RNAcentral holds the full RNA, with entries from SILVA. The part of an RNA shown here (small-subunit ribosomal RNA, 3' major domain) has 467 nucleotides and comes from Candidatus Sungbacteria bacterium RIFCSPLOWO2_01_FULL_59_16.

Context: one part of a larger RNA
RNA sequence: AGACGGGAGCUCGCACAAGCGGUGGUCCAUGUGGUUCAAUUCGACGACAACCGAAGAACCUCACCAGGGCUAGAAAUCUCGUUGACGAUUCUGGGAAACCGGAAUCUUCUACAAGGACAGCGGGACAGGUGCUGCACGGUCCUCGUCAGUUCGUGGUGUGAAUUGUUCCCUUAAGUGGGGUAACGAACGCAACCCCUGCCGCCUGUUACAAGUGUCAGGCGGGACUGCCUCCGUUCAGGAGGAGGAAGGAGGGGACGACGCGAGAUCAGCGUGGCCCUCUGAUGCCCUGGGCUACACACGUGGAACAAUGCCGCCGACAAUGGGUUGCCAAGCCGCAAGGCGGAGCCAAUCCCAUCAAACGGCGGCCCAGUUCAGAUUGGGGUCUGCAACUCGACCCCAUGAAGGAGGAAUCGCUAGUAAUCGCGGAUCAGCUAUGCCGCGGUGAAUACGUUCUCGAGCUUUGUACU
Numbered sequence: 001a002g003a004c005g006g007g008a009g010c011u012c013g014c015a016c017a018a019g020c021g022g023u024g025g026u027c028c029a030u031g032u033g034g035u036u037c038a039a040u041u042c043g044a045c046g047a048c049a050a051c052c053g054a055a056g057a058a059c060c061u062c063a064c065c066a067g068g069g070c071u072a073g074a075a076a077u078c079u080c081g082u083u084g085a086c087g088a089u090u091c092u093g094g095g096a097a098a099c100c101g102g103a104a105u106c107u108u109c110u111a112c113a114a115g116g117a118c119a120g121c122g123g124g125a126c127a128g129g130u131g132c133u134g135c136a137c138g139g140u141c142c143u144c145g146u147c148a149g150u151u152c153g154u155g156g157u158g159u160g161a162a163u164u165g166u167u168c169c170c171u172u173a174a175g176u177g178g179g180g181u182a183a184c185g186a187a188c189g190c191a192a193c194c195c196c197u198g199c200c201g202c203c204u205g206u207u208a209c210a211a212g213u214g215u216c217a218g219g220c221g222g223g224a225c226u227g228c229c230u231c232c233g234u235u236c237a238g239g240a241g242g243a244g245g246a247a248g249g250a251g252g253g254g255a256c257g258a259c260g261c262g263a264g265a266u267c268a269g270c271g272u273g274g275c276c277c278u279c280u281g282a283u284g285c286c287c288u289g290g291g292c293u294a295c296a297c298a299c300g301u302g303g304a305a306c307a308a309u310g311c312c313g314c315c316g317a318c319a320a321u322g323g324g325u326u327g328c329c330a331a332g333c334c335g336c337a338a339g340g341c342g343g344a345g346c347c348a349a350u351c352c353c354a355u356c357a358a359a360c361g362g363c364g365g366c367c368c369a370g371u372u373c374a375g376a377u378u379g380g381g382g383u384c385u386g387c388a389a390c391u392c393g394a395c396c397c398c399a400u401g402a403a404g405g406a407g408g409a410a411u412c413g414c415u416a417g418u419a420a421u422c423g424c425g426g427a428u429c430a431g432c433u434a435u436g437c438c439g440c441g442g443u444g445a446a447u448a449c450g451u452u453c454u455c456g457a458g459c460u461u462u463g464u465a466c467u
Stems, first nucleotide, its partner, number of pairs: 001467002003464003007461007015451002019414005026304008034295002042053002064290007073126001077125008087106008109116002128277002131275003137271002139266003142262001144260001149188006155164003168179003194254004199222007208213002225248001228242005306407001310366007322353003327346002332341003373404001378399007420443007
């Protein structure tokens, strides 16, 4: 100087408390451990692993397993030799395919002799590797932490390591600002500059409507600064309340993450040092099939419920974000439905997905029951995608109707348009195991006395046998 303390003081944070909803019990989905397996590929492991890499595992993906096959190779550059265009079409043997053979026909360019372009074969230099090492690395990312800190120049102090500045008082979300001060300044962080949103104005105008307007869209600007008043405070910074205002004291949200710590994560996204495998039959490459989907168990994250603030039926109303040409697909018709036929329009503020969004409102039924709750599981029949749904797809219909009557110890999220609840869209994608993720809007709460306690953090100080 740090680190640590079941030392102290001060101060913060959904940290506790207050409150609302959950998890832990049930069923299912999903990830993980374990076990099993020929293989169940690999990585990630407190917080910071576990719907994580995976924003799409039937084949492919694919790295795993079994079997079959290829070797200078599936793809790259160069070189030597040799052959001939390459190639296309047809026939044919073995085979699951990959692959290994056979035959016929047609057919080049050129200064058609050599040589060359191109290709096959043989040889060589090499390729290839999701093989190992994230304890060799780059890059990227996570966490402490959006925490308020981390440093430097000159000067001062000290024999020196070092310190001062950055401590102190007040204040702030903030090392924010003010005062004081052997310090004076400065840098990286904070804040602001950027984006979205809330109010107003102006401009523009193939969306709305009948015009003209202006909802709306795009652009530009205004507006908020403790500016005004009262009180508190030190005549300061600032704090409390009030007026006006669409909005206050950082209006709300985002992007943005200091010096560093964790030999944190990633050699499997990519790049890359070293090591290893490769003409004896590969850890390279191709193919068929299987596996990653196993199942006595255990854990994490979710979905649906256990019902009456509910469930079912009919009728009625109101969104926003987005996506669409190998695509979105209207009207109409068929089918109980999934879906099929159909073909209009749209490269999209114009058409479509897509409307009746759902929760909600009105009317009717159910009458507390394992039920008109709940929907697992299973049987049968179908639709669609795709070469192909057995292992292992989604959806529809009929039937079946399980556990579940509010969940022990324990534990999580959230302070406002938030929680809770309701639906809609998108990426990936042929299809989908999405209840996941990323967004969008609808309805819309309760509570915070307080900082003793739990966890984490900041500043000062104290102890130390630790570095």
Taxonomically the source falls in Candidatus Sungiibacteriota (Bacteria, Bacteria candidate phyla). Rfam family: Bacterial small subunit ribosomal RNA.